[in-house]
Context: one part of a larger RNA
Molecule: small-subunit ribosomal RNA, 3' major domain
Organism: uncultured bacterium
């Protein structure tokens, strides 16, 4: 001068407490751990690893094993010789490719030239060189996580100390905030806070197609369908507006309070984005870079196939249930955000269905993309059931060169556990939780119940800070 303390005082935060709805049991799905493997490729490990890197492992991916090639090599480049071969198309033999070989055809080099050759391009042979997802994240850069979006982190100068350092930044009130005021040997100040930015809620003005449609007018079974309009919705530019700015209180001020007023919005309005000095030799040499050590007919590379998908088992993160606030089947409404041309697919027919045959529009505010939950009828009556859909049979669709290993989906049958879950432990305070269903990325297709958005229907509860648990100030 820190750090700690089952020392003390103050204050925070879904940290307790109040509640809601889960997780611990049950199938499944995923990731890990162990096992086991010819390999189950590497990495991440308490909080801060376990639906994480991976925003798509049949082949590629791929880094792992197993076998079969080839060695200036899949790609880059210097240099030195030779070549004009090479290249393209077809046939063919050996093979699982890859690759090694034969055979025809076909076009066959561009540019300067003193016609000696020089460039330049391919290819080949030597050579310097490639190349490594081998190692070391305790040699590093860069980027990440967490304490924490916590309010702290410091520095000039000046003063105090022999000095290490202190003051300032402490003390009193205030604040989401070292956020302000008031005192003060300290007066400034800088990175942080906060504002500036982006989005949402209101309004004005401007401008209207593909959006809209109140008045006119045609017109339909219906329909902004057509002429029109510029009013409203709406869309996207500009601007207003929220400052405790008025009012009462209470305080020296800062400010607090007050179902005050006015306002769409009230005191940081909501939400993002932006993360200060450090901490963890914290993560990443496998994204990328990059010093250092190894490998160099192999630890580099090419291909075929196999594995990353294995299964006494423990573990975390989800999806789906255990019903009747419910299945079931008939009807009927209502979104936002997005995404399309090797795309999205209206409509039509075929098919019980996944999807198949034709076939318009749309590089789209024009075309395309049935929301569900919800509301009505109606059945099921508490039952391992019309709850629950696991697993198993069989027939099928579809993308792909190829679905055995190891893919999605349809359709008939099967109809498993499971009747609300022990100790114990998670999240959330408002359009949140809960619950319902739409999209997008990656993507031939998909193991997505996951990730990232969008909306739809929408609650309880917070007495309070003694107690767990992080944290900030003073001691």
């Nucleotide at each position: 001068u820190g750090a700690c303390g089952g020392g003390g005082g103050c204050c925070c935060g879904c940290a307790c407490a109040a509640g809601c709805g889960g997780a611990g049991g049950a199938a499944c799905a995923u990731g890990u751990g162990g096992u086991u493997u010819a390999a189950u490729u590497c990495g991440a490990u308490g909080a801060u690893a376990c639906g994480c890197g991976a925003g798509g492992a049949a082949c590629c991916u791929u880094a792992c094993c197993c076998g079969g090639g080839a060695u200036u090599g899949a790609a880059a480049u210097g240099u030195a010789u030779g070549u004009g071969c090479g290249c393209c198309u077809c046939u063919u033999g050996g093979g699982a490719a890859a690759c090694c070989g034969a055979g025809a055809g076909g076009g066959u080099u561009c540019u300067c030239u003193u016609c000696g050759g020089a460039g330049a391009c391919a290819c080949a042979u030597a050579u310097g060189u490639a190349g490594g997802u081998g190692c070391u994240g305790c040699a590093u850069g860069g980027u990440u996580g967490c304490c924490g979006u916590c309010a702290g982190c410091u520095c000039g100068u000046g003063c105090c100390g022999u000095g290490a350092g202190g003051u300032g930044u402490c003390g009193g009130c205030u604040u989401a905030a070292g956020u302000g005021c008031c005192a003060u040997a300290a007066c400034g100040a800088g990175c942080g806070c906060a504002a500036c930015c982006c989005u949402u809620a209101u309004c004005g003005u401007c401008a209207g197609u593909u959006a809209c449609u109140a008045a006119c007018a045609g017109g339909u079974u219906a329909a902004g369908c057509u002429g029109a309009g510029g009013a409203c919705u709406c869309u996207g530019g500009c601007g207003a507006g929220a400052c405790u700015g008025c009012c009462g209180u209470c305080g020296u001020a800062a400010g607090g309070c007050g179902a005050g007023a006015g306002g769409a919005a009230g005191g940081u309005g909501g939400g993002g984005a932006u993360g200060a000095c450090g901490u963890c030799a914290a993560a990443u040499c496998a994204g990328c870079a990059c010093g250092g050590c190894c490998c160099u007919u192999a630890c580099a590379u090419c291909c075929g196939g196999g594995g990353c998908g294995a299964c006494a088992c423990a573990c975390g993160u989800g999806u789906u249930a255990c019903a009747a606030u419910g299945g079931u089947a008939g009807g009927g409404a209502c979104a936002g955000a997005g995404a399309g041309u090797a795309g999205c697919c209206a409509c039509u027919c075929g098919g019980c269905g996944a999807c198949g045959a034709g076939g318009a529009g749309c590089g789209g505010a024009u075309c395309u993309u049935g929301a569900a939950a919800c509301c009505c009828u109606a059945u099921c009556u508490c039952a391992g059931u019309u709850c629950g859909g696991a697993u198993c049979g069989g027939a099928g669709u579809c993308u792909g060169c190829a679905a055995c290993u190891c893919g999605a989906c349809u359709c008939c049958g099967c109809g498993a556990a499971g009747c609300c879950g022990g100790a114990u432990u998670c999240g959330c305070u408002a359009g949140u939780a809960a619950u319902c269903g739409c999209g997008c990325a990656u993507c031939a297709g998909c193991c997505a119940u996951g990730g990232c958005g969008c909306g739809g229907u929408g609650a309880a509860u917070a007495c309070g800070u003694u107690c767990c648990c992080g944290g900030g100030c003073c001691u």